[in-house]
Molecule: c-di-GMP-I riboswitch aptamer
Organism: Nitrosovibrio tenuis
RNA sequence: UCGGAACAAAGCCAAACCCGUUGCGAGGCGGGGACGGAAAGCCGCGGACCUCCUUAUAAAGUAAAGGCGGAGGUAGCCGGGUUGCUCCA
Numbered sequence: 001u002c003g004g005a006a007c008a009a010a011g012c013c014a015a016a017c018c019c020g021u022u023g024c025g026a027g028g029c030g031g032g033g034a035c036g037g038a039a040a041g042c043c044g045c046g047g048a049c050c051u052c053c054u055u056a057u058a059a060a061g062u063a064a065a066g067g068c069g070g071a072g073g074u075a076g077c078c079g080g081g082u083u084g085c086u087c088c089a
Base pairs, nucleotide, nucleotide: 003088004087005086012037013036017032018031019030020029021028022027035076041082042081043080045079046078047077048074049073050072051071052070053069055067
């Protein structure tokens, strides 16, 4: 340097849910709590999913859903980028 691994040791993070707070919302933050995690550290680059706004089209009219477009969210959805601990070879 690369690869492998929750085998050991020291540790680390924290799902669901509950409380508070914040946001139109998906969600975020703090506390409690552990389902799990070898990057469940960080980054929205590619895909995926979720939320919000707007708009065109159709028989006479209207609405919703879907479609085009825009804005955001999820890093514990996958891929990618990047950094790191221990041990083994």